[in-house]
């Protein structure tokens, strides 16, 4: 340098145009003489800048960051 892949709550993963959903941590309650397991609950997320679209995490196009391949011919 070129290709391709990935980015989503504190972590970890779904979801591929239409109310962003699990799982776990940490908080609250219940529950037990405590504790720990068990059950409820609130709250917290789409890398950034445009673009199409009635509507973008999905689609396009630059960017940053991580991986992972070539680095040979002409």
């Nucleotide at each position: 340098g070129c290709g391709g892949g990935c980015a989503u709550g504190g972590u970890g993963a779904a979801a591929u145009g239409g109310u962003a959903u699990c799982a776990u941590a940490a908080g609250a309650g219940c529950c037990u003489u405590c504790c720990a397991a068990g059950c409820u609950u609130a709250a917290g997320g789409u890398g950034c800048g445009g673009g199409u679209u009635c509507g973008a995490u999905u689609c396009c196009c630059g960017c940053u960051g991580c991986c992972c391949g070539c680095u040979c011919c002409a």